[in-house]
RNA sequence: UGAGCCGGACGGGCAGUCGCCGGUGAUGCGUCUAAGCGUCACGGGAGGAAAGUCCGGACUCCAUAGAGCAGGGUGGCCGAUAACGACGGCCCGUCGUGAGGCGGGGAAAGUGCCACAGAAAACAAACCGCCGCGGCUCCUCGAAAGCGGGGCCGCGGUAAGGGUGAAACGGUGAGGUAAGAGCUCACCAGAUCUGCCGGUGACGGCGGAUGCUAGGUAAACCCCACCCGGAGCAAGACCGAAUAGGGAGGCGGGCGGCUCGUCCCAGGCCUCCGGGUUUAGGUCGCUCGAGCCGCCGGGCAACCGGCGGCCUAGAGGAAUGAUUGCCGGGCCGCGCAAGCGGUCGCACAGAAUCCGGCUUACAGGCCGGCUCAGGCU
RNA sequence: GCCGGUGUAGCUUAACGUUAGAGCGACUGAAUCGUAAUCAGUAGAUGGAGUGUUCGAUUCCUCCCGCCGGCU
Numbered sequence: 001u002g003a004g005c006c007g008g009a010c011g012g013g014c015a016g017u018c019g020c021c022g023g024u025g026a027u028g029c030g031u032c033u034a035a036g037c038g039u040c041a042c043g044g045g046a047g048g049a050a051a052g053u054c055c056g057g058a059c060u061c062c063a064u065a066g067a068g069c070a071g072g073g074u075g076g077c078c079g080a081u082a083a084c085g086a087c088g089g090c091c092c093g094u095c096g097u098g099a100g101g102c103g104g105g106g107a108a109a110g111u112g113c114c115a116c117a118g119a120a121a122a123c124a125a126a127c128c129g130c131c132g133c134g135g136c137u138c139c140u141c142g143a144a145a146g147c148g149g150g151g152c153c154g155c156g157g158u159a160a161g162g163g164u165g166a167a168a169c170g171g172u173g174a175g176g177u178a179a180g181a182g183c184u185c186a187c188c189a190g191a192u193c194u195g196c197c198g199g200u201g202a203c204g205g206c207g208g209a210u211g212c213u214a215g216g217u218a219a220a221c222c223c224c225a226c227c228c229g230g231a232g233c234a235a236g237a238c239c240g241a242a243u244a245g246g247g248a249g250g251c252g253g254g255c256g257g258c259u260c261g262u263c264c265c266a267g268g269c270c271u272c273c274g275g276g277u278u279u280a281g282g283u284c285g286c287u288c289g290a291g292c293c294g295c296c297g298g299g300c301a302a303c304c305g306g307c308g309g310c311c312u313a314g315a316g317g318a319a320u321g322a323u324u325g326c327c328g329g330g331c332c333g334c335g336c337a338a339g340c341g342g343u344c345g346c347a348c349a350g351a352a353u354c355c356g357g358c359u360u361a362c363a364g365g366c367c368g369g370c371u372c373a374g375g376c377u
Numbered sequence: 378g379c380c381g382g383u384g385u386a387g388c389u390u391a392a393c394g395u396u397a398g399a400g401c402g403a404c405u406g407a408a409u410c411g412u413a414a415u416c417a418g419u420a421g422a423u424g425g426a427g428u429g430u431u432c433g434a435u436u437c438c439u440c441c442c443g444c445c446g447g448c449u
């Protein structure tokens, strides 16, 4: 200099004017008190994803969340955590020259499936080919017996060769054989069993035995291990207003799949019809929390602990908007360039109980670590 | 806001993981004096994406998009 890999942080800035939401203080009206309706001042008011709602938890109700079955989920090991499928470190496989990327129980428990093509798609199998035996027949030589060669049929052997396919039952060489074949042997690759050593462990290293050679698929059923009760803040609690505990039918009901079990009630409860009230009635839940920032300590890290500082939307059919100036930025034009002019409010997007992750969207630049190639010193 | 379901020609719908079919409709032709019916033929689809799983995906998995429904 060029090409790449991984990660982090940001995602307009400053000021003015007019509004909106909610908070604190003062104050006016009102009232028995309060609720309520106003005015003024002060300070606060979207995100890295607030999104999708895909996982996990907190919280609330159902029983304190119980047992079994069904159902669902996860899947190398260790750690970390409130918890997780997220995170950290490590192990193995695979791709890449590399930095790094991607993947992860079991197919040697059982069942199923593997289209087309192909002989055969899984306790193997014989289409062509190769080989042996028998029969028939043709050709050459021969006087003949017979020798040699070919064709067809039948029986049998053979997985070396051909061809098919996504996939064909270890590979190379030698021996062996009628021809062949782990049939035998040497080496290589793998598998199973096993010994020692290292590691918490996944696993790794060094050996020994057995010719054992075993297709793929579990994001097919399934097996193994572990985890999961259900619903969700429109959860749920309290208050107020209104009213006629009306009529008909049915039954014990709740624990939100089933069974057990357990709890509650007999003035209990369910469904439908009719009526009243509210017109998303009011308050709480509601935002101080596994919180944020800084420093120190432990740990490779995720993360944990200690000390100090800070309070940072809390509305509820739902505020966070509009506009002006300067700077910054994008686009277009002119220009060698510096720059000048015009234009665009300027990426994705918009809190709704909260938190930890994942995923998806995103203009634009910024920062850090590392790799490969080339050049120069 | 929270929780479920669903997506195949223009419409209505099929398809054990192995060539996406059918009915109606559209178009072309035949037949008819002409139209309809009828007959023969043609075109047309898996919502999108994915070195995802698999030999192979409408089907299985993941992520987006659209539509429908329930809860105060």
Base pairs, nucleotide, nucleotide: 001373002372003371004370005369006368007367008366010364012327013326014325015324016323017322018321020045021044023042024041025040026039027038028037029036047348051359052358054357055356056355057354058353059232060231061230062229066260067259068258069257071228072227073226074225075224076090077089078088079087091104092103093102094101095100105223106222110221111220112217113216114215127162128161129158130157131156132155133154134153135152136151137150138149139148141146170188171187172186173185174184175183189213190212191210192209193208194207195206196205197204198203236284237283238282239281246273247272248271249270250269251268252264253263254262255261291310292309293308294307295306296305297304298303328346329344330343331342332341333340334339378448379447380446381445382444383443384442387401388400389399390398403419404418405417406416407415424441425440426439427438429437
Predicted 3D model of RNase P RNA and transfer RNA as a complex of 449 nucleotides. It holds a member of the Rfam family "Bacterial RNase P class A". The prediction has a mean pLDDT of 77.